[in-house]
Context: one part of a larger RNA
RNA sequence: UGACGGGGGCUCGCACAAGCGGUGGAGGAUGUGGCUCAAUUCGAGGCAACGCGAAGAACCUUACCCGGACUUGACAUGCUUGUAGUACAACCCUGAAAGGGGAAGGACCUUCUUACGGAGGAGCAAGCACAGGUGUUGCAUGGCUGUCGUCAGCUCGUGUCGUGAGAUGUCGGGUUAAGUCCCUUAACGAGCGAAACCCUUGUCCUUAGUUGCCAGCGGGUAAUGCCGGGGACUCUAAGGAUACUGCCGGUGUCAAACCGGAGGAAGGUGGGGAUGACGUCAAGUCAUCAUGGCCCUUAUGUCCGGGGCGGCACACGUCCUACAAUGGCCGGUACAAAGGGAAGCAAGACCGCGAGGUGGAGCAAAUCCCAAAAAGCCGGUCCCAGUUCGGAUCGCAGGCUGCAACCCGCCUGCGUGAAGUCGGAAUCGCUAGUAAUCGCGUAUCAGACAUGACGCGGUGAAUAUGUUCCCGAGCCUUGUACA
Numbered sequence: 001u002g003a004c005g006g007g008g009g010c011u012c013g014c015a016c017a018a019g020c021g022g023u024g025g026a027g028g029a030u031g032u033g034g035c036u037c038a039a040u041u042c043g044a045g046g047c048a049a050c051g052c053g054a055a056g057a058a059c060c061u062u063a064c065c066c067g068g069a070c071u072u073g074a075c076a077u078g079c080u081u082g083u084a085g086u087a088c089a090a091c092c093c094u095g096a097a098a099g100g101g102g103a104a105g106g107a108c109c110u111u112c113u114u115a116c117g118g119a120g121g122a123g124c125a126a127g128c129a130c131a132g133g134u135g136u137u138g139c140a141u142g143g144c145u146g147u148c149g150u151c152a153g154c155u156c157g158u159g160u161c162g163u164g165a166g167a168u169g170u171c172g173g174g175u176u177a178a179g180u181c182c183c184u185u186a187a188c189g190a191g192c193g194a195a196a197c198c199c200u201u202g203u204c205c206u207u208a209g210u211u212g213c214c215a216g217c218g219g220g221u222a223a224u225g226c227c228g229g230g231g232a233c234u235c236u237a238a239g240g241a242u243a244c245u246g247c248c249g250g251u252g253u254c255a256a257a258c259c260g261g262a263g264g265a266a267g268g269u270g271g272g273g274a275u276g277a278c279g280u281c282a283a284g285u286c287a288u289c290a291u292g293g294c295c296c297u298u299a300u301g302u303c304c305g306g307g308g309c310g311g312c313a314c315a316c317g318u319c320c321u322a323c324a325a326u327g328g329c330c331g332g333u334a335c336a337a338a339g340g341g342a343a344g345c346a347a348g349a350c351c352g353c354g355a356g357g358u359g360g361a362g363c364a365a366a367u368c369c370c371a372a373a374a375a376g377c378c379g380g381u382c383c384c385a386g387u388u389c390g391g392a393u394c395g396c397a398g399g400c401u402g403c404a405a406c407c408c409g410c411c412u413g414c415g416u417g418a419a420g421u422c423g424g425a426a427u428c429g430c431u432a433g434u435a436a437u438c439g440c441g442u443a444u445c446a447g448a449c450a451u452g453a454c455g456c457g458g459u460g461a462a463u464a465u466g467u468u469c470c471c472g473a474g475c476c477u478u479g480u481a482c483a
Base pairs, nucleotide, nucleotide: 001483002482003480004479005478007477008476009475010474011473012472013471015467016466019430020429021428022427023426026321027320028319029318030317031316032315033314034312035311042053043052064307065306066305067304068303069302070301073130077129078128079127080126081125082124083123088105091102092101093100094099108121109120110119111118112117132296133295135294136293137292141290142289143285144284145283146281148279153192154191155190156189157188158187159168160167161166172183173182174181198273199272200271201270203241204240205239206238207237208236209235217228218227219226244267247261248260249259250258251257310449323423327382328381329380330379331378332377333376339370340369341368344363345362349358350357351356389420394415395414396413397412398411399410400409436459437458438457439456440455441454442453
């Protein structure tokens, strides 16, 4: 100087408390451990691994296993030699395919040449140098990432103090979300962080109207901005305005600031996001990529068929669905936002109980389509029951995608109806448009094991007296036989 303390002081954080909803029990989904296996490819391992890499494992992917093949190789560059019915190749044989064997036909470019033809190239073949490796080392590395933590810290120049390590500044008194600002001050300044600048949302204005509007006028319909027309309004998207403790009162050190108030759509960082200092964990990744060393080279490379990654006595994590009446079912009816669409989204119509099929208007989309939003509201029914709760499991019959759904897809109809009556010890999330609850969309994608992930809106709470305690963190101080 740090680190540590079941030392002290001060202070924060859904850290506790207050409150709401869960997990831990059930069934299922998914990841992991274990076991099994020819293989169940590999990585990730307290927080910070475990719906993680994977935003899509039937083949492919695929890295694993079994079997069948290839050897200058699936891919790159260069060199040597060779090759004219050469390259390419219908077709044939063999084969599960890959591969192997044969084969009718049959070229291209440059140049010389009248032509015939010659020379060269590309290609092909043989060989060489090499390719290739998801083989190994993340404790050789770059890059990227997680975490402490959006915590308020981490440093430097000069000066001063100290023999020195170093200290001071950065401490102290206030204050703040903040090393934020003020005051004091052997310090005076500065940098990286904090804040601000950026995006979005909340209010208004301007500009602009193939979305919106009978708002005002006209026309028209069974009805509809449907048409003329209009830019008022809504909206869209570009620009601008607005918030700054600016104003008032109080407290305060004449300060910073704090408390209350006015005005305002909004206050005291308005809400949300992007943004992550010096560093820590030899943290993670050699399997995104790159890369040193090491290793393989008729195989640890490459191609193919099939299997596996989906195995199941078990154990754990994360979720979904429930156990019902604030509910289930049936009928009627209302209101979103954000997205996607051409090898695409697909309306009306028709067929089918349905999944879906036929067909195809319209739409490169504020114009058409996906599309129905659901919870909600109105009416009916069930009457507390393992039930009209719950839907696992299994049988049969079908639909769709795809070369192909046995291993191993999704969906529909009929039947079957399991466990489950609110969950031990323990444990998680959340402070407001949040939790809870309801549906909608997208990426990946032929399809899909999505109950996942990332977004979108609808309905919409409770509680916080407080900081003793648990966890983590910051500043000052103290002890130390630790570095």
The part of an RNA shown here (small-subunit ribosomal RNA, 3' major domain) has 483 nucleotides and comes from a metagenome. The full RNA is in RNAcentral, with records from SILVA. It matches the Rfam family "Bacterial small subunit ribosomal RNA".